Description: Large-subunit ribosomal RNA, domain II from an uncultured bacterium, 679 nucleotides, folded computationally. It was read from a public genome assembly.

Context: one part of a larger RNA
RNA sequence: GUCUGCGAGUCAGUCUGUGUGGCAAGCCUAAGUCCUUAUGGGACGGAGGCGGAGCGAAAGCGAGUCCGAACAGGGCGACAAGUCGCACGGGCUGAACCCGAAGCGGAGGCGAUCUACCCAUGGCCAGGUUGAAGCGUUGGUAAUACGACGUGGAGGACCGAACUGGUGAACCUUGAGACGUUCUCGGAUGAGCUGUGGGUAGGAGUGAAAGGCUAAUCAAGCCCCGUAAUAGCUGGUUCUCCCCGAAAUGUAUUUAGGUGCAGCGUCAUGCGCUGAUCGAGGGGGGUAGAGCACUGAAUGAGCUAGGGGGCACACCCGCCUACCAAACUCAAUCAAACUCCGAAUACCCUCGAAUGUAGCAUGGCAGUAAGACAGUGGGGGAUAAGCUUCAUUGUCGAAAGGGAAACAGCCCAGCCCUGCAGCUAAGGUGCCCAAAUGCCGCUCAGUGGAAAGGAAGUGAGACUUCACUGACAGUGAGGAUGUUGGCUUAGAAGCAGCCACCAUUUAAACAGUGCGUAAUAGCUGACUCAUCGAGAGAUCUCGCGCCGAAAAUGAUUGGCGAUAAGCGUUAUACCGAAGCUAUGGAUUGCUCUUUUAGAGCAGUGGUAGGGGAGCGUUGUUUGUGCCUUGAAGCGGGAAGGUAACUGAACGUGGAGCGCAAACAAGUGAGGAUGCAGAC
Numbered sequence: 001g002u003c004u005g006c007g008a009g010u011c012a013g014u015c016u017g018u019g020u021g022g023c024a025a026g027c028c029u030a031a032g033u034c035c036u037u038a039u040g041g042g043a044c045g046g047a048g049g050c051g052g053a054g055c056g057a058a059a060g061c062g063a064g065u066c067c068g069a070a071c072a073g074g075g076c077g078a079c080a081a082g083u084c085g086c087a088c089g090g091g092c093u094g095a096a097c098c099c100g101a102a103g104c105g106g107a108g109g110c111g112a113u114c115u116a117c118c119c120a121u122g123g124c125c126a127g128g129u130u131g132a133a134g135c136g137u138u139g140g141u142a143a144u145a146c147g148a149c150g151u152g153g154a155g156g157a158c159c160g161a162a163c164u165g166g167u168g169a170a171c172c173u174u175g176a177g178a179c180g181u182u183c184u185c186g187g188a189u190g191a192g193c194u195g196u197g198g199g200u201a202g203g204a205g206u207g208a209a210a211g212g213c214u215a216a217u218c219a220a221g222c223c224c225c226g227u228a229a230u231a232g233c234u235g236g237u238u239c240u241c242c243c244c245g246a247a248a249u250g251u252a253u254u255u256a257g258g259u260g261c262a263g264c265g266u267c268a269u270g271c272g273c274u275g276a277u278c279g280a281g282g283g284g285g286g287u288a289g290a291g292c293a294c295u296g297a298a299u300g301a302g303c304u305a306g307g308g309g310g311c312a313c314a315c316c317c318g319c320c321u322a323c324c325a326a327a328c329u330c331a332a333u334c335a336a337a338c339u340c341c342g343a344a345u346a347c348c349c350u351c352g353a354a355u356g357u358a359g360c361a362u363g364g365c366a367g368u369a370a371g372a373c374a375g376u377g378g379g380g381g382a383u384a385a386g387c388u389u390c391a392u393u394g395u396c397g398a399a400a401g402g403g404a405a406a407c408a409g410c411c412c413a414g415c416c417c418u419g420c421a422g423c424u425a426a427g428g429u430g431c432c433c434a435a436a437u438g439c440c441g442c443u444c445a446g447u448g449g450a451a452a453g454g455a456a457g458u459g460a461g462a463c464u465u466c467a468c469u470g471a472c473a474g475u476g477a478g479g480a481u482g483u484u485g486g487c488u489u490a491g492a493a494g495c496a497g498c499c500a501c502c503a504u505u506u507a508a509a510c511a512g513u514g515c516g517u518a519a520u521a522g523c524u525g526a527c528u529c530a531u532c533g534a535g536a537g538a539u540c541u542c543g544c545g546c547c548g549a550a551a552a553u554g555a556u557u558g559g560c561g562a563u564a565a566g567c568g569u570u571a572u573a574c575c576g577a578a579g580c581u582a583u584g585g586a587u588u589g590c591u592c593u594u595u596u597a598g599a600g601c602a603g604u605g606g607u608a609g610g611g612g613a614g615c616g617u618u619g620u621u622u623g624u625g626c627c628u629u630g631a632a633g634c635g636g637g638a639a640g641g642u643a644a645c646u647g648a649a650c651g652u653g654g655a656g657c658g659c660a661a662a663c664a665a666g667u668g669a670g671g672a673u674g675c676a677g678a679c
Stems, first nucleotide, its partner, number of pairs: 001679006011094013026050003032044005054061002064076004097236002100233001104226003108223003116200009125190001127159003130155001134151006163187003168183004202218001204214003239614006249262005263368002265365007273356001277353007289341001290339002295335003299331004304325001306324002308321004371396010401412003416585002421581003427575003430560003436572003440568003453547002457544006464537003474531005480504003483511001485499003510525001514523002586604008615668001617665010633652003639646002
């Protein structure tokens, strides 16, 4: 893992509601006693309980009463029948749907054969090295001291086996081993190692102290008991069909993954047009926008206080100002916490329509209170996030089907069943892949199938200038004189810089557009003529393209591919879904009827959840049946039913078993790292 079996809302008491039954202004007995055909049934038993009157703290009054001076007003009542069984839905108390802690407590018990320390009594430590004190001899001293040589044999001394430990590494890591092996390493006469016997224990021992050790268990051992501890947590919770169908919000919470109340669901009863929505009428608002009248922000100009600067000045008075600048004026702006203004929507009220998409009230039962994305309006953030937080709508959640290549939340559309019927939606119609053609344009980039920004790409439009009295471009010629203008400067000659920018000859020619020189020179441009011969130039707007374009395994409009099979306008077809229609059928609700069966209308996606109707299992009672001419069970599965299921033949098996009605439950398995067994 699989298979088989087992495996989870129970029972008691009590309260509440619904259904049903008895009796009813009443209803019921409890313990117990008696009878009996004795785990059963019947009778007695009114103690007591609930109801029948309430109000007030109470005295008390009473269909009223309390507050109150009140015959005012208000609060609570009266004007609704209960009670006792049975069944079911729920609450509470109990282990209370099942399994699951870590833990807590016990003057209950067992453990020191492991290990810690201690007591008693024993045992063990190859070999080698070093050479303390003391002593002797000798040197030396006044005598000590001190030196040398010898002797001696100390030490938590040295090296190193046994022994003991466990430093580093490798191996092992379903091991040979629940801590090992090999190599390496520390101690090895000591606070040494070790045998045997004994002692100390659970908030206690022991500890050269690591919270270590106390039998593979230690921040409180193990066993038993309280004990089915508790678990706002996780997991699991077993047959079927039908109807309806949520929430992820508000508020409060030692509250935030829990819960109370409300909201939203369902069921019952009642009300009966009140509801959504639409029409008409009446309202308040300060948002969007806009505006600058207030509050503030902010630009320019004017005007002009004050200040700065300069000039002048003995002082007083003054003058100027391309400086800063209040107030004021003009012009043009900005604002969530500005408003002289001010919508659309939304909201409220009244009247009318509206019998469904309903609504309202009371009661039973819930679940939900982690939401997600998308569009729109905002806040936070960086006008970031598949970000976060509100509001509003939709979808998903709980929704299948078609489209978006694939793709909960986007677009279309809400799946009762039937089929080799039809029409459509979104989206599509070269092939993959169902279905297409025509007309008019655009694009050449495979743009389509990446941005700011950049550019004589190209198409369309607008406006303007020049032009056969000859434009634009090209080519030929000229482009001069006063003059090297003046100043400056070493120089300054069109061309470093400053000032001026005239005049003359001209078809035209600048006190010079650029390059250039030390300065000149030189080249060129403006400007003019000639040649040529028809359009040329500037600006703006719109459409489609171009560049911008670098990433790590092989690329991508879904692919192939296509110059349309790309883009825009247009026309007409077609395809396309579980949508709609048509055929047949099932079922729910309502209405009606010739009323037990029809007809019509509207429905029949669905998680949590509510409601309804059933199937099957075991047993009991009553009735009725089957069975050795073969019961149950097992195999088989014709056939039937919307489903749970029912089930003939045949085979096996060898003794019991159905059906109908009712009752009672140890009543349904795939899940719980479920339990036991088998493989």
Its Rfam family is "Bacterial large subunit ribosomal RNA". Model confidence (mean pLDDT): 87 of 100.